RNA sequence: UGAAGAGUUUGAUCCUGGCUCAGAUUGAACGCUGGCGGUAUGCUUAACACAUGCAAGUCGAACGAAAGAAGUUCUAUUUUUUUAGGGCUUCUUUAGUGGCGAACGGGUGAGUAACACGUAGAAAUCUGCCAUAGAGAGGGGGAUAACAGUUGGAAACGGCUGCUAAUACCGCAUAAUGUUGUAAGUAAAAUAGUCGUCAAAAACCAUUUAUACAAGCAACCAAAGAAAGCUUAGGCAUUCGCUAUAUGAUGAGUCUGCGUUGGAUUAGCUAGUUGGUUGGGUAAAAGCUAACCAAGGCAACGAUCCAUAGCUGUUCUGAGAGGAAGAUCAGCCACACUGGGACUGAGAUACGGCCCAGACUCCUACGGGAGGCAGCAGUGGGGAAUCUUGGACAAUGGGGGAAACCCUGAUCCAGCAAUACCGCGUGUGCGAAGAAGGCCUUAGGGCUGUAAAGCACUUUAGUUAGGGAAGAAGACUGCAUAGUUAAUAGCUUUGUCAGUUUGACAUUACCUAAAGAAUAAGUACCGGCUAAUUCCGUGCCAGCAGCCGCGGUAAUACGGAAGGUACGAGCGUUAAUCGGAAUCACUGGGCGUAAAGGGUCCGUAGGUGGUUAUAUAAGUCAGGUGUGAAAUCCCUAGGCUCAACCUAGGAACUGCAUCUGAUACUGUUUAGCUAGAGUUAGGUAGAGGAUUGAGGAAUUUCCGGUGUAGCGGUGAAAUGCGUAGAUAUCGGAAGGAACACCAAUGGCGAAGGCAACAAUCUGGACCUAAACUGACACUGAGGGACGAAAGCAUGGGUAGCAAACAGGAUUAGAUACCCUGGUAGUCCAUGCCGUAAAUGGUGAGUACUAGCUGUUAGAUCUGGUGUAAAAGAUCUAGUGGCGCAGCUAACGCCUUAAGUACUCCGCCUGGGAAUUACGACCGCAAGGUUAAAACUCAAAGGAAUUGACGGGGACCCGCACAAGCGGUGGAGCAUGUGGUUUAAUUCGAUGCAACGCGAAGAACCUUACCUACCCUUGACAUCCAUAGAAGAUUUGAGAGAUCAAAUUGUGCCUUCGGGAACUAUGAGACAGGUGCUGCAUGGCUGUCGUCAGCUCGUGUUGUGAAAUGUUGGGUUAAGUCCCGCAACGAGCGCAACCCUUAUUUUUAGUUGCCAUCGUGUAAUGACGGGCACUCUAAAGAAACUGCCGCUGAUAAAGCGGAGGAAGGUGAGGACGACGUCAAGUCAUCAUGGCCCUUACGGGUAGGGCUACACACGUGCUACAAUGGAUAUCACAGAGGGCAGCGAAACAGUAAUGUUAAGCAAAACCCAGAAAAAUAUUCGUAGUCCGGAUUGGAGUCUGCAAUUCGACUCCAUGAAGUCGGAAUCGCUAGUAAUCGCGGAUCAGCAUGCCGCGGUGAAUACGUUCCCGGGUCUUGUACACACCGCCCGUCACACCAUGGAAGUGGGUUGCAAAAGAAGUAGAUAGCUUAACCUUUUGGAGAGCGUUUACCACUUUGUGAUUCAUGACUGGGGUGAAGUCGUAACAAGGUAGCCGUAGGAGAACCUGCGGCUGGAUCACCUCCUU
Repeated sequence: UGAAGAGUUUGAUCCUGGCUCAGAUUGAACGCUGGCGGUAUGCUUAACACAUGCAAGUCGAACGAAAGAAGUUCUAUUUUUUUAGGGCUUCUUUAGUGGCGAACGGGUGAGUAACACGUAGAAAUCUGCCAUAGAGAGGGGGAUAACAGUUGGAAACGGCUGCUAAUACCGCAUAAUGUUGUAAGUAAAAUAGUCGUCAAAAACCAUUUAUACAAGCAACCAAAGAAAGCUUAGGCAUUCGCUAUAUGAUGAGUCUGCGUUGGAUUAGCUAGUUGGUUGGGUAAAAGCUAACCAAGGCAACGAUCCAUAGCUGUUCUGAGAGGAAGAUCAGCCACACUGGGACUGAGAUACGGCCCAGACUCCUACGGGAGGCAGCAGUGGGGAAUCUUGGACAAUGGGGGAAACCCUGAUCCAGCAAUACCGCGUGUGCGAAGAAGGCCUUAGGGCUGUAAAGCACUUUAGUUAGGGAAGAAGACUGCAUAGUUAAUAGCUUUGUCAGUUUGACAUUACCUAAAGAAUAAGUACCGGCUAAUUCCGUGCCAGCAGCCGCGGUAAUACGGAAGGUACGAGCGUUAAUCGGAAUCACUGGGCGUAAAGGGUCCGUAGGUGGUUAUAUAAGUCAGGUGUGAAAUCCCUAGGCUCAACCUAGGAACUGCAUCUGAUACUGUUUAGCUAGAGUUAGGUAGAGGAUUGAGGAAUUUCCGGUGUAGCGGUGAAAUGCGUAGAUAUCGGAAGGAACACCAAUGGCGAAGGCAACAAUCUGGACCUAAACUGACACUGAGGGACGAAAGCAUGGGUAGCAAACAGGAUUAGAUACCCUGGUAGUCCAUGCCGUAAAUGGUGAGUACUAGCUGUUAGAUCUGGUGUAAAAGAUCUAGUGGCGCAGCUAACGCCUUAAGUACUCCGCCUGGGAAUUACGACCGCAAGGUUAAAACUCAAAGGAAUUGACGGGGACCCGCACAAGCGGUGGAGCAUGUGGUUUAAUUCGAUGCAACGCGAAGAACCUUACCUACCCUUGACAUCCAUAGAAGAUUUGAGAGAUCAAAUUGUGCCUUCGGGAACUAUGAGACAGGUGCUGCAUGGCUGUCGUCAGCUCGUGUUGUGAAAUGUUGGGUUAAGUCCCGCAACGAGCGCAACCCUUAUUUUUAGUUGCCAUCGUGUAAUGACGGGCACUCUAAAGAAACUGCCGCUGAUAAAGCGGAGGAAGGUGAGGACGACGUCAAGUCAUCAUGGCCCUUACGGGUAGGGCUACACACGUGCUACAAUGGAUAUCACAGAGGGCAGCGAAACAGUAAUGUUAAGCAAAACCCAGAAAAAUAUUCGUAGUCCGGAUUGGAGUCUGCAAUUCGACUCCAUGAAGUCGGAAUCGCUAGUAAUCGCGGAUCAGCAUGCCGCGGUGAAUACGUUCCCGGGUCUUGUACACACCGCCCGUCACACCAUGGAAGUGGGUUGCAAAAGAAGUAGAUAGCUUAACCUUUUGGAGAGCGUUUACCACUUUGUGAUUCAUGACUGGGGUGAAGUCGUAACAAGGUAGCCGUAGGAGAACCUGCGGCUGGAUCACCUCCUU
């Protein structure tokens, strides 16, 4: 016996910090749903208004009277019965008098911040009924209601006259233990004395007293009967009632300590106020009240004022401490339409009484009256919201009564409501073909699901029927008993006695029987927190949302469905409280940078306080006693079938008071001490402060001299100054301000701050040594003093500098940065201001806790010696650096703490609004100090990490720049794109990384586009049925697709059934789509980039993100290698392995080759022969910094050299790490989803993709003489070829044609290489350059060449004379230049892909531009600088401040007013009881009046709420305007204070800070 956390700031991390959630609870409400019972609860809002009924009566045993009934009797009447009247008795009823009650019970929470409540106490009081005790109750009197008569009024209600009773009323007598007065006396206390003692006490005595008690005496004060009984009628005794007194009980009043909400933007309040005396007054103490006297009382420990609120036991929550609440039940208080007032009474200032005033409602004959649900029901209203106009007094209790009884909306019951808590049920078992249906699906299956159906069983609850308690105790009558008494009467008491009788609930609880699964399940949720997922619909829409956040075509987040999860007659939502929240922290937080140390010191109150002892016992501790109501909570029992609920006992109520004890600590008291603190003596250092004096350098100005054309200023300039002589230079003079070097992580001061020198005055600190005081101390709310710069006031001063201002520049602009000037100001004196990044962002004080090393001041010692200095050691006081433990979120701090502790003060509690508003105080002003809220957001923030970025730094690389060569950009044309046009100009690609790109080739086709005409199971695939071989030919119509007709054709396999292929027709499943989405995808590709990087395992470091490795020193093309190192290894990349090429060997020798031998030709390896060479193509070799020297760390490596065909990756290619760009592609292909389905599908013809004012990219050809033309002439490589290449020959000017050999190729063909070379010509010209354009004539391909092909010939002969800004490529067999081939292809290349020929120049170098890599630094960036972000203006909405005022509420002061009532006064009027001398008196009432006083009124303030034209700022709002202030050195470092200026962010001046980057230097420290 009791303690749980999670989500959300970031790319990620740790911290700070708020917001949100999970829990419990409720007098609840709302939504959906709803079977039963028990027990509780039920206007939280309008203390709003109330119709109707009821909620307080009773007593005839207090009294008179009346009415009725019965009995009896009398009188009269009557034939009798009867009828009328009277008396007596009994019973019943009750209007009035009288008594008691009505002050309880019941309701509500408006007011109240208070002795109202709680708790513990106290003394100066009263108390009906009740209990106990003793005593008494004598004798008289006068009225009055009812009633009768009369009379007023509508009514309510009265008036007058007359009669009557009492337990109604009034005197008299009696009376003390009553009240008041007086008071002998007794006691007590104080003071002095005597005695006594160590000192006391006790004792004795005297005096005094706001002290207590008090004999005696005097005065005053009571009363009522009733009932029944007996009786000798006189009385007797009983019961009840009555009177006074005392005590008790109960109840009530009063006083006190302590406790009891928020606000200081409420700081002073109070005149009966505080106290006293004397009157009055009360039941009672008291300024409760009056007069007089004094001047007090309360308050920072919060008075007064304002706001809010009934208090408590308790209730909810919480581990607790606490926090919130004060329904039901119980105690207290207050109130009763609003305000005031008294009467009666034991008790009221009275909920269902009275009087007055006010508001409201009702009646009225208008004269006047009546009323008070915050009692129970109920109505209207308000509201999200809260019940029946029920039954009964049977029980419990209350009032009256002798009692029976009566009354009781208290109460007990019932009704309504799932409002809450508790309990029960809605079935149980078996049941797989795992049915059907639904949903999903990977199409197989899975889920719903033993669930259902079906079979067997049970019957709680409900239904129907029957039975059936307890709650009842009493009361009355009779009998008996005991007491009283003369009595056996009466009365009272008692009873295991007898009899009669009492139940609203109640058709009760409970029991039994019958039938039958029969009558009974929902709600919320399913992205995370948080248990539970899929499909469809929707498409930033509709909507959801507690927080984070979902939704823009595949939504587990919206809506529906299926399934699931949770709870279950309920479930969810909303509201509210506590918790979680250690998020106000007593338990239990913080303040260097996150919010937070006051700018600094002095000091008051307060808080805290060294050491030894004494006393005390306030705090503290222990024990006892009283109290802490009951209920509640807890424990244990018991009763309802259990439980909720109820009953009993216990414990507890942590508190308060009081008594006794203890004395360590704290406090207090007394006496000491010296370690804290202070004083005295001797020294020391110092920009400590104030005043006065005087000094030199420099700037400026003025005067004079010399001197001449510029000076000055800047990135570059200009404004400005200067020939009237500047600047420069020399001499002189004036004046003001500031003090170079020394100078320093040096010094001094509380801080701000203080700097040449001298003098005067003056504060503090430190060191040394002794003496003195004796805790005198620390801190410090309020308070006081000081307090940079700027600013203000007055008077001076003004050299330089310099806000404002002016001009010149810069710029898109430039109210700035830069320049030239320049005023306040800066300086002095006096007085204000009182703020700064006033900072060490670190309050003051004390003690403790490793060291090392500088420096300042002093002392001691060593040292040395010249009795100087240096140097060293130790101690004290400052001031720096590093560093262990410890602390810290980290950064960092670390004896000068941010460590360990104590004392005191200040301050913080999410961001913004807000260093604000309002109010107050201060100030001349500027302004300062203090200091909110509405509203809004889910963050804001600190430190560190990884990146990215920087108009930061360091290092390095690259055709990046530079050095060169050649181009593009200008022209014409080709080609692609944009734009425009069009019926269509199909679509895609768009910075580098789109634009001769997809397209390696659009006349038709392609083709996707447009127009027109057609088809609809389709041009294509699979399945089914029927028919037919398939197919071919011809004719007609048509632009064709297609349609119609005719002719021909009989195939393949076979088990003989049929099958396969193909065609046509038909039906539907389906086909089809270059339609959309590359932001749903696969695959492929581009790019950074062939850049050197990207990672991992283990270990280690760090709370962690992460770091280390991968950094560092070298080196490399390279994260290449070496060395070092808390790292050791590894992987993907680099390199190598692969291909080509350069040298060579071997093998092989045709289609290749031909040196030697031979044959042959006009000539040719043409032939025999050969394989040596070239070559071909297979296998090898070779290159590795291997060798030498130097440099380097002896390394890696670099430089040079040798050898070598080749030398430092030999050259080229293929090869592309982790990743980036939602890069590109749905039109190569594949593919999810969506869309079309007589069309977005399919077919055909024609057209278009080829358009053309224009702009751009990529190319070709040129502009010419290094050239053009003509002629001659030499040398390649790599390819291709049968629907092909096509020789030769012939024809044509030519394109080409005709014919045709050879070749499926080391063989034949394409195929002539071209530039080059040789020679001639042209002579700088728009040309013999250039070839566009156009005309004509042709060739070839093809079905077709018009739109729209290529080529040839003839003719034509445009622009163009080397190209602005800008820009591209290239480092060697490269650029440049020259031609050749191939793919695609019927035809079509200036493009693309290849091939070889000729063949350069330059690179000093890395400052700069671009891109990249590494390290480091700053960052407010992380969608990552194409980032982030500030302010004005404009628009919309929201809350709020000011405001001429306006309208309410509350309240102060000064007045007026004065109902009812009470008290006082009273010369008016009236008057039964008593007295009287009979006149009157006492007393009383009415009236009048005074005081107090409610409503009300006036004036003037304060305060608060609402509203207000207009106005101020603030907040919020996907895509408004202007700029770009901040974050990087943010492009002028930023920020703080202050002043001026400006559209705006802002700019400038003065002083300050680092919370500034970079570079250099100094100092100190570490190694």